Small-subunit ribosomal RNA from a metagenome, 1469 nucleotides, folded computationally. It matches the Rfam family "Bacterial small subunit ribosomal RNA". The coordinates come from a structure-prediction model, not an experiment, and the mean pLDDT is 82.
């Protein structure tokens, strides 16, 4: 950085759309790791559950838990002691003793288990402190001092921190607690008891407050582990807050006036403080076009995204400040709230309730329900950082720090790497050769980030304390192993083929693709981008200079207002000096937070991300400086402006008065049959005397010549002549003021015509209306009348194509030429002439300028100022608001919706019921015909089984078809065949093949059989050929598409035209050249010319007629200078002569067979017309394949209501018919022509002879004609259809369906309507010949001679063409394009009886809590009332919004209806 998209192309104006970047995203398809971040944008909707603000026992009374102590009870065990009792082992002195069990009592120790007791550590609940006003969420509210910024004085502060003073002696009470009561509960109540750092006096009074200067008020609290913490009172500090101020911060004027505490003053009252905060008098003030008030939106900002900047756009995370905490109000207490997890009172909503009443507020973290396209776990810990309390340890802490979810973002890293060609299989396509996925893969080495496993293990922590976390790192080990998509591929935009599909399904940002060969639908290969993501939506900047400040524009694309005419605020200003310091320039100092962004350096491996340093820039305040500039002040100048004197020219205005020519009426003569009218007519007007004439007379409007791209005026606009009033303007002087000037928003005049009200006037013209043409229709154009108006006088309207489509002043930048109004010079006796100049109005032009057109000192040119106005199209200058109008109406002016365009300038063509010029049997002059008749042929239509197909305006229709009984033959019936009727290839058989003959069956084809034949080659196998049979590849199709197509071929048109190079203009499409001025048949020549050349076309070579010669000569003739036939040559070139012309040419003359291309044919430029042919033939592609192929009989193409086109033949006397008689050319001929001669009335038959042809036949070669003869105007002696009988040829066959003769019948027709057709000379006409197709069949077609005319003034017109020039909205190009109403479906929208909620105020009533006031009780408590006030009620207005029978224009929609309104002179500009 630009690009697609209006057009046949162009160039510009302009809107549309794309590519970039960004997101708190959502959706689709996918989905491996980590790191850092981010996560209800919707419903400020409702919310179960469970934490989010407590702590302090070192303030205090205490003791509901724990715990520890102690006391004390019971049980256990365990020892000590006493007693008794047993048995009786052991010694006995038998007195008894020792030892032993068992009990009972006391007494220690432990252990459990309870109770008491505040002793002790601790502590639930309370008294008391402090803290709950941070923290944390959220943006509903606010358009504001809410926020930013810069400022300021009249305040306030608890905890911290300094400084100075002080802490001394007392009281009474209450909460807990204990009884009792009430209540479901939530809780109250009450008696009685008790501390405190609770609460009260009283004492000090450094200080403080007040003050009358005398005074008078007014403090404190303990506790300890003895280190200390706490208390008062006072200054100060720091950080914090309250207030006030300049600026600055959204949209609408279709919101223009608002405002009674409003605005200011005194005084009081209230606050922490200023202050109408508040209340008394007083006064009438304050606010606004620099936008008040209202009305919608809106949390502000650091910042973020864009973007070259300048903006635009937004305010998720992070930070700063407001603001709310269900809604709505209100105060308490405190240092601080009018308080998120406080209180109260209303009010919705929700649970609980025993019904009597109470409880609640997640816009803390989670999480639920809803809503939505959408947005996470009811996790961990207080380990860091940080807040509350405490002295502390500690508690608490959903701030926080972490973890989990989600690719929701950014970053970073993987998914292997090297080698590897049979270039594998497979896919896909193919021209069938091949090409591509593609070194991709297999396979052979290597490697280990990731991955899994196992070990090890930090930092963050400081002496200790780790939620994260056995993380991150670090080692080893295993093994390519775990990990690739998603969009796109017709241009814009990087990528392309098959196949399906057939305006279908379906794609698209935009343009647009898709109707049988789709790179645009879908699939598939294959490509291209991107990449754990890749695309779709959504939104914002961008490109978009498309709101333009930087950085557009208004003659014709939007866009100069009617007129700047007068002026207001505004905004801008001559020259020269002083002085000042608002603008401006500079310096200095402060703020512009922190993060963001730049940048440097560091830290996680990088990166993202974090950390630290440094700004720049910018914004604003103070305050210093300078004096060029602007701006103010002082005092001036005289070129802007402006007065003065003095002239001059005018349809400039207003009134009054007046003139004459014309129309029309009036009356009167004359006068007679018309007259007005039209493209032509009507209607009208006249015999009751019109038009015409002439004569007088009424009235009303407009003012002919003069007259002019002449004149005046702001601008509409002004025209007969006089006079009065009166506006500006130009010229001269240069006396006089001395910037008084320019625009000009609102405003105020003034504004053509129509129109409207009043009152006059009304002659001609004339909207409506009546009639009469015209036309399909004619509510029109034409015509005959004819009111409103048009005129005057007042008084609305106020729009125009009110255009120069061009706002106004000021300067600057060649001219030339005309014209109006002066003025001076020069000449002259003068006037003219010329030269200067200033104003005005016109033409052309330098340079510039502009998309071109064009403008061009009277700029649309270079430049300053003011001002108005544009921003696609259409909807629309509409709707609705308001404003004015009597009314019509005008002014201001949107908006859903719907479109990709709409427009300007110019360019080539085509076209025109536009113009000039030209040409053609194009019309005119003629000459014969078609249309009428019959009949042939052929088309359409109808009919049918089938009437095969095609060909349809000129450029189908006696056309494909040079010839349909069969066959042709495609059709239609019926009857076989299936590798086929035919063409190649393979295999197999065969000698009994092929072929021929015959038999049955059958319509035929075909089927069954018989018999006869027995091929050629190689040493052999066999090998070639025929047949027959099998397979399958094929074969085959007159099936589709001539809009797939070669190829041919009509048509415009034998018309003169189409083009190119180079070279010049133009931005460009394009233009010159090819035009102009002659001339030709012709772009065919000549002159000219920014053109110069050249191509395809014209012409000319060819061919064939005409004349001569020359040679040859089968035929041909008896023969010749010779007929004929063949060949090769001449000959015509405007070459010669007059005339006109520059020339080319033209005319006109001689010579000459022919004369200006001699006649005729071949010969058809570049293109059009998707003109015709797929059925000549070929051919893509499709389609059938026991049939849409192939054979076979029969029928069919020939049917017949009716229409058309080419066509014979006639209708007769220029003729029929009959006798006689002369003259041609060019063809054909062996399955052929066919002679003589014979029969036959004829067609023909029989005959068979020449002839492959200048010899022989066809062929006597003809017929019109000529010569004689009948017929005599009739439906005939014209005319032959139709019809019957009888023959003939052709051919397997002549019914459907062939030509031909005889003899009979003997139709219609007696020159044809509207209408069209051919012909300019050996032409038309009219005669007859032959030919080709062809077994037969010719009124057709294509050739030949023979006889053999008229006219052409001319180019107005009719039809086609050419050229040049015009206009144009058309370009599929006039058969174009294109308007409007009906009906039709859909869509947004206005109006509209209503109806529904909603906002914001007014005005009244009620009025809770609570502050305040008062009053009463007084010991606090209370108790009544008062003033304000939310809630709530009541009323009438206002304001947007929804809806809403009907109704209104709008808009859209392949093929609806009616006309034809525009574009051409559009058929009426």
């Nucleotide at each position: 950085a630009g690009a697609g998209u209006u057009u046949g192309a162009u160039c510009c104006u302009g809107g549309c759309u794309c590519a970039g970047g960004a997101u708190g995203a959502a959706c689709g398809c996918u989905g491996g790791c980590g790191g850092c971040g981010u996560g209800c944008c919707u419903a400020a909707u409702a919310c179960a559950u469970g934490c989010a603000a407590g702590u302090c026992g070192a303030g205090c009374g205490g003791c509901a838990a724990c715990g520890a102590g102690u006391u004390u009870u019971g049980c256990a065990c365990c020892u000590a002691g006493u007693c008794u009792u047993c048995u009786g082992a052991c010694c006995u002195a038998c007195g008894g003793g020792u030892a032993g069990a068992a009990g009972a009592c006391u007494g220690u120790g432990u252990g459990c288990a309870g109770a008491a007791u505040g002793u002790c550590g601790g502590c639930g609940a309370g008294c008391g402190g402090c803290g709950g006003a941070c923290g944390g969420c959220a943006g509903a509210g606010u358009a504001a001092c809410a926020c930013g910024u810069a400022g300021g004085a009249a305040c306030g502060u608890a905890c911290c921190c300094c400084a100075a003073a002080c802490u001394g002696a007392g009281g009474g009470a209450u909460a807990a607690c204990u009884g009792c009561u009430c209540g479901a509960a939530a809780g109250a109540g009450u008696a009685g008891c008790u501390a405190a750092u609770a609460c009260c006096g009283c004492a000090u009074g450094u200080g403080a407050u007040c003050u009358u200067c005398g005074g008078a008020u007014u403090a404190a609290a303990g506790c300890u582990u003895c280190g200390g913490c706490a208390g008062u009172u006072u200054g100060g500090g720091a950080a914090c807050g309250g207030c006030c101020u300049g600026c600055g911060u959204a949209u609408g004027a279709u919101u223009a006036g608002c405002u009674a505490g409003u605005u200011g003053g005194u005084g009081a009252g209230g606050u922490a403080a200023u202050g109408g905060c508040u209340c008394a008098c007083c006064a009438a003030g304050g606010c606004g076009a620099c936008g008040a008030u209202c009305a919608u939106u809106a949390g502000c900002u650091g910042g973020u995204c864009u973007g070259a900047g300048a903006g635009g756009a937004u305010g998720a995370u992070c930070a700063g400040c407001c603001u709310g905490a269900c809604u709505g109000g209100a105060a308490c207490u405190g240092a601080g709230a009018c308080a998120c997890g406080g209180u109260c009172c209303a009010g919705a909503c929700u649970c609980c309730u025993a019904c009597g009443g109470g409880a609640g507020g997640c816009a803390g973290c989670g999480g639920u329900a809803g809503g939505g396209a959408a947005u996470u776990u009811u996790c961990c810990a207080c380990a860091a950082u940080g807040g509350a309390c405490g002295a502390a340890a500690g508690u608490c802490u959903g701030a926080u720090g972490g973890a989990g979810c989600a690719a929701c973002g950014c970053c970073g890293c993987g998914u292997g790497c090297a080698g590897g060609a049979u270039g594998a299989a497979g896919g896909c396509u193919u021209u069938c050769g091949g090409g591509u996925c593609g070194u991709a893969a297999a396979c052979u080495g290597c490697u280990u980030u990731u991955a899994u496993u196992u070990g090890u293990g930090a930092c963050g922590a400081u002496u200790a304390u780790g939620a994260c976390a056995g993380u991150a790192g670090c080692a080893a080990a295993u093994g390519a192993a775990u990990a690739a998509g998603g969009g796109u591929c017709g241009g814009c935009u990087a990528a392309c083929u098959a196949c399906g599909u057939g305006c279908c399904a379906g794609c698209a940002g935009c343009c647009g693709c898709g109707g049988u060969c789709a790179u645009a639908c879908g699939u598939a290969g294959g490509a291209c981008c991107c990449a754990a993501g890749c695309g779709u939506u959504a939104u914002c900047c961008g490109g978009a200079a498309u709101u333009a400040c930087u950085g557009g524009g208004c003659g014709u694309a939007a866009a100069g207002a009617g007129u700047u005419g007068c002026g207001u605020a505004g905004g801008u200003g001559g020259c020269a000096a002083g002085u000042u310091a608002a603008g401006u320039g500079g310096g200095u100092a402060g703020u512009g937070a922190a993060a963001u962004c730049g940048c440097g350096u560091g830290g996680c491996u990088c990166a993202a991300c974090c950390a630290u340093a440094c700004a720049c820039a910018c914004a604003u305040u103070a305050u210093c400086u300078a004096a060029a500039c602007u701006g103010g002040c002082u005092a001036g100048c005289u070129a802007g402006a402006g007065u003065g004197a003095g002239a001059u020219a005018g349809a400039g205005g207003u009134a009054a008065c007046u003139g004459g020519a014309a129309u029309u009426c009036c009356a009167a003569g004359u006068g007679u049959a018309g007259g007005a009218g039209u493209g032509a007519a009507a209607u009208c007007c006249g015999u009751a005397g019109a038009u015409a004439u002439u004569u007088g007379g009424a009235g009303g409007a407009a003012c002919a010549c003069c007259g002019a791209u002449g004149g005046c005026g702001u601008a509409g606009g002004c025209a007969g002549g006089u006079u009065a009033c009166u506006g500006g303007a130009u010229c001269u002087c240069a006396a006089c003021u001395g910037a008084c000037a320019c625009u000009g928003a609102g405003g105020c005049a003034c504004g053509a015509a129509a129109g409207c009200g009043u009152g006059g006037g009304g002659a001609g013209c004339a909207a409506a209306c009546g009639g009469g043409a015209u036309u399909a229709g004619a509510u029109a154009c034409c015509c005959c009348g004819g009111u409103a108006g048009u005129c005057c006088a007042c008084g609305c309207c106020c729009u125009a194509a009110a255009c120069u489509a061009u706002g106004g002043a000021u300067g600057c930048u060649a001219g030339c030429u005309g014209u109006g109004a002066g003025g001076a010079g020069u000449a002259u006796c003068g006037a003219c002439c010329c030269u200067c100049u200033u104003c005005g109005u016109a033409g052309c032009g330098a340079a510039g300028c502009u998309a071109a057109c064009g403008c061009g000192u009277u700029a649309a040119g270079c430049a300053u100022c003011c001002c108005g106005c544009c921003u696609g199209u259409g909807g629309a200058g509409u709707a609705c608001g308001a404003g004015c109008g009597c009314a019509a109406g005008c002014u201001u002016a949107a908006a859903a919706c719907a479109u990709a365009a709409a427009g300007g300038a110019a360019u080539u063509g085509a076209c025109g019921g536009g113009g000039a010029c030209c040409c053609g049997c194009a019309c005119a002059a003629g000459c014969g015909g078609u249309g009428g008749a019959g009949c042939g042929u052929g088309u359409u239509g109808u009919u049918u089984a089938a009437u095969u197909c095609g060909a349809u305006g000129g450029u189908a229709a006696g056309c494909g078809a040079a010839g349909a009984a069969c066959c042709u033959u495609a059709c239609c019936c019926a009857g076989a065949c299936u590798u086929g009727a035919c063409u190649u290839c393979u295999c197999g058989a065969u000698a009994g093949u092929c072929g021929u003959u015959c038999u049955c069956c059958g319509a035929a084809a075909g089927g069954a059989g018989a018999a006869u034949u027995u091929c050629a080659u190689u040493u052999a196998g066999u090998u070639g050929g025929a047949u027959c049979g099998a397979u399958g590849a094929c074969a085959g199709g007159u099936g589709u598409u001539g809009c797939a197509u070669g190829g041919c071929c009509g048509u415009c048109g034998u018309c003169a035209g189409c083009u190119c190079g180079u070279g010049u203009c133009g931005u460009g499409a394009g233009a010159u050249g090819u035009u102009a001025g002659g001339u030709u048949a012709a772009g065919u020549c000549c002159u000219u010319c920014a053109a110069c050349g050249a191509g395809c076309g014209c012409a000319a070579c060819c061919c064939u007629u005409g004349u001569a010669a020359g040679u040859a000569g089968u035929u041909g003739a008896a023969u010749u200078u010779u007929u004929c036939u063949a060949c090769u040559u001449a000959g015509a070139c405007u070459g010669c002569c007059c005339u006109g012309g520059u020339a080319a040419c033209a005319g006109g003359g001689a010579g000459g067979a022919a004369g200006g291309a001699g006649g005729g044919g071949a010969u058809g430029a570049u293109g059009u017309c998707a003109g015709g042919u797929c059925a000549g033939u070929a051919u893509u592609a499709c389609c059938c394949u026991u049939a849409c192929g192939u054979c076979u009989g029969g029928g069919g193409c020939u049917a017949c209501a009716a229409a058309c086109a080419c066509g014979c033949u006639a209708c007769a006397a220029u003729g029929g018919c009959c006798g006689g008689u002369a003259c041609a050319a060019a063809g054909g001929g062996c399955u052929g022509c066919c002679a003589a001669c014979c029969c036959g009335c004829g067609a023909g038959g029989g005959g068979g002879a020449g002839c492959a042809a200048a010899u022989c036949c066809u062929a006597u070669c003809a017929a019109a004609g000529c010569c004689g003869g009948u017929c005599u105007c009739a439906g005939u002696u014209c005319g032959g259809a139709u019809a019957g009988c009888a023959g003939g040829c052709u051919g397997a066959a002549a019914c459907u369906c062939g030509c031909c003769u005889g003899c009979u019948u003997g139709a219609a027709g007696c020159u044809g309507g509207a209408a069209u057709c051919g012909c300019u000379a050996g032409u038309a006409a009219c005669g007859g010949u032959a030919a080709g197709u062809c077994a037969g069949c010719a009124c057709a077609u294509u050739a030949c001679c023979g006889u053999g005319a008229a006219u052409a003034c001319g180019u107005u017109c009719c039809c086609g063409g050419g050229u040049c020039u015009u206009g144009u909205a058309c370009a599929c190009a006039c058969c174009g394009c294109c308007c409007g109403u009906c009906a039709a479906a859909c869509c947004a929208u206005g109006a509209a009886a209503g109806u529904c909620a909603c906002c914001a105020a007014u005005a009244c009533c009620u009025g809770a809590c609570g502050u305040c006031c008062a009053a009463c009780u007084u010991u606090u408590c209370g108790u009544u009332g008062g003033c304000c006030u939310a809630a709530g009620g009541u009323a009438g207005g206002g304001g947007g919004g929804a809806u809403g029978a009907u109704u209104g224009g709008g808009g859209u929609u392949a093929a609806g209806u009616c006309g034809u309104a525009a574009c051409a002179a559009g058929g009426u500009a």